[in-house]
C1' cells in the first nucleotide's frame, strides 16, 4: 500500500415546553339498566434495517374440491436444515484470479430444430490451395517443369465462434490410431465415502461439435383467490318474485256480472352509504446453557414493544458533542451545520435492490525494516 | 393496500419459433410553379426504457431495476 470476505450502526447525546395518535385508570357528560364516548386529568407505547420491490415461501379467510390422469407453472450437482421455499449451511466437480476469494451446475450415445455471414465442407463431414502416386502432351539445362486428366491423402495454409482427438516417435508414395508411449475420452471392476465424487486396475484406438435462459426428456413440487379475503351491524332516498288491511273504494279489460290488473297504507326481506370487527401474544424479541463442522435444535429466564384510515409518530429552545469557515503563533471567542436510502396499512420467514459519516474482526498479495 | 398490461424513428404502431429492425403521418432536400399548395422523386439521424447474464450472435430468451397505463370496495 493495495485487495478479499463478514459485521457493527444509522432523528448525535441530554434536558425542557407545546402538539399529534394509541392504550389503561379516574373525572365529567348522556342513559332507568346494560352501555356509550363529547370533554378533561394522570400514566404507559409510538417506524424501518431496508417499513420500498412485490420476486419467492407461508399463517389467515372466502371459492371449488372423492381419487387419479392429461394440460399449464415453478425447481435442477450431493447431502443436510426449515412449518415451508427458488432460501440457508457443508461438501464434489468445473471454470476464473499470483492468492485471499468468487462463479457455474440434470440429460445433447431417446427424437425434432437452429448454425447468419465467410468458407470447398457446418454435421449419416468435405478434395479450394497443397502433399504423393500415375496417364497423355509439351519444354529443355535429361531430371526436372509447364499444361489437360485418373486415383490416393484430412498431415500443412487458408475461413469461421466452432472444422470430427492433442503431442512426440515409428510408420508410408504421400498420409492417416496404421502403430507405439504419455494426456484426454469410453466401458468394466475393486476400494474409500450417506452421498455428489474421489483413488486405483484391467479393456477398447476412439465410434459421441454446440445449443435444452430453443422444443422435449428425467425428476420433484404446484387447486383458485386474496385483508379492497372475509364475518357482522345498517340509514335517507327509489326498486322488489312477498305478506297483510280497506267499505260493498277509484281506474282499466267492457255496456253489465264474476275474475283479473294497478292505484293507497302497513309490514317484511335484500343491496347501497356509512359503522364495528378481522387488527396487534406471534412459526415473536433479548439473553443464558447444552449438543451441532456449519445451516440449526432442545431446555431456562425476562420481556410485551406503532395500529392508522386520507392516514398519528411533530415543532422549538438550552447545554454538550462533532464537522466546516472567520480569527489567533496557539488556547480562547465568533459563526454556520449537524447531514445517507426511505417512511409501517394483515402478519411472519428469506431473496433482491438504495443508502452519508464513522468503526471492528478475520484472511490475501506486494514492498521495505 | 391487492392484482394485471405494456415502453421500438418526432407522433401512431408493426416486427418473436435468435440471424444486424420496418410502414403511414411529420421533418428535410429536389422537380413541377411567376410564387405557393396539391402532385412526383429522394433522405433515417433509433444505445429497440437502463443494467447484467444465457448464446459465436438478443428488440427477442431468463434475472434484476426505473417508468406509464388498467382492474379490484
Nucleotide at each position: 500500500g493495495g485487495a478479499g470476505u463478514a459485521g457493527g450502526g444509522g432523528a448525535g447525546g441530554u434536558g425542557g415546553u407545546u402538539g399529534c395518535u394509541u392504550c389503561g385508570u379516574c373525572c365529567u357528560c348522556c342513559g332507568a339498566a346494560a352501555g356509550g364516548a363529547g370533554g378533561g386529568a394522570c400514566g404507559g407505547g409510538g417506524a424501518g434495517g431496508a417499513a420500498a420491490g412485490u420476486c419467492c415461501g407461508g399463517a389467515c379467510u372466502c371459492c371449488a374440491a372423492a381419487g387419479g390422469a392429461c394440460a399449464g407453472g415453478a425447481u435442477g450437482g450431493u447431502c443436510g436444515c426449515u412449518a415451508g421455499c427458488g432460501g440457508c449451511g457443508a461438501c464434489u466437480u468445473c471454470g476464473g484470479g499470483c492468492a485471499a476469494c468468487c462463479g457455474a451446475a440434470g440429460g445433447a450415445a431417446a427424437g425434432u430444430g437452429c448454425c447468419a455471414c465467410a468458407g470447398a465442407a457446418a454435421a449419416c463431414a468435405a478434395a479450394c490451395c497443397g502433399c504423393c502416386c500415375u496417364g497423355c502432351g509439351g519444354a529443355u539445362u535429361u531430371a526436372u517443369u509447364c499444361g489437360c486428366g485418373g486415383g490416393g491423402u484430412a498431415a500443412g495454409g487458408g475461413u469461421g465462434a466452432a472444422a470430427c482427438g492433442g503431442c512426440g516417435a515409428g510408420g508410408u508414395a504421400a498420409g492417416a490410431g496404421c502403430u507405439c508411449a504419455c494426456c484426454g475420452g469410453c466401458c468394466g471392476g475393486a476400494u474409500g465415502g450417506u452421498g455428489a465424487c474421489a483413488u486405483u486396475c484391467g479393456g477398447c484406438g476412439c465410434a459421441c461439435g454446440g445449443u435444452a435462459a430453443a422444443c422435449c426428456c428425467c425428476a420433484u413440487c404446484c387447486g383458485g383467490a386474496g385483508c379492497a379475503a372475509g364475518a357482522c351491524c345498517a340509514a335517507a332516498a327509489a326498486g322488489g318474485c312477498c305478506c297483510u288491511c280497506g267499505a260493498u273504494g277509484a281506474g282499466g279489460c267492457u255496456g253489465u256480472c264474476c275474475g283479473u290488473c294497478u292505484c293507497g297504507a302497513g309490514g317484511c326481506g335484500g343491496g347501497u352509504a356509512g359503522g364495528u370487527c378481522g387488527c396487534a401474544c406471534a412459526u415473536c424479541u433479548u439473553u443464558c446453557c447444552g449438543c451441532u463442522u456449519c445451516g440449526g435444535c432442545g431446555g431456562g429466564a425476562a420481556g410485551u414493544c406503532a395500529g392508522a384510515u386520507a392516514a398519528a409518530u411533530a415543532a422549538c429552545c438550552g447545554c454538550c458533542g462533532c464537522c466546516g469557515c472567520c480569527u489567533u503563533c496557539a488556547c480562547c471567542g465568533g459563526u454556520g451545520g449537524u447531514a445517507a436510502c426511505a417512511g409501517a396499512a394483515u402478519c411472519c420467514g428469506g431473496c433482491u435492490u438504495a443508502c452519508g459519516a464513522c468503526c471492528u474482526g478475520c484472511u490475501c498479495c506486494a514492498g521495505c525494516c | 393496500g391487492g392484482c394485471g398490461a405494456g415502453g421500438u424513428a418526432g407522433c401512431u404502431c408493426a416486427g418473436u419459433c435468435g440471424g444486424u429492425a420496418g410502414a403511414g403521418c411529420g421533418a428535410g432536400a429536389g422537380a413541377c410553379u411567376g410564387a405557393a399548395a396539391a402532385u412526383c422523386u429522394c433522405u433515417g439521424c433509433g444505445u429497440c426504457g437502463g443494467c447484467g447474464g444465457u448464446u459465436c450472435a438478443a428488440u427477442u430468451c431468463c434475472g434484476u431495476c426505473c417508468c406509464u397505463c388498467g382492474c379490484c370496495a